[in-house]
Molecule: transfer RNA
Organism: Deltaproteobacteria bacterium
RNA sequence: GUCCCCGUCGUCUAGUGGCCCAGGACGCUGGCCUUUCAAGCCGGUAACGCGGGUUCGAUUCCCGCCGGGGACGCCA
Repeated sequence: GUCCCCGUCGUCUAGUGGCCCAGGACGCUGGCCUUUCAAGCCGGUAACGCGGGUUCGAUUCCCGCCGGGGACGCCA
C1' cells in the first nucleotide's frame, strides 16, 4: 500500500430496512422475602464510533474518516 473482518448499555452480546425513542445476561441500584447474609422474586439504570449519501423510513444498505484484528505485497 491492497484486500478481508469487526465497532451496539460499565462488560458480554441479539438484531441484516418499518414489529427498535433498540432486547437479553452479568454488573450497579431501590424494594420484597429472610433473625442476618447469600439465593430467589419485582422494579429501575445505561448503548447503535464520527460525517455524508440512498430511501417515505437506516442500528441495518452505500461512500469517506477514525479505531481494533487478520491476510498478502512493495521499498530499503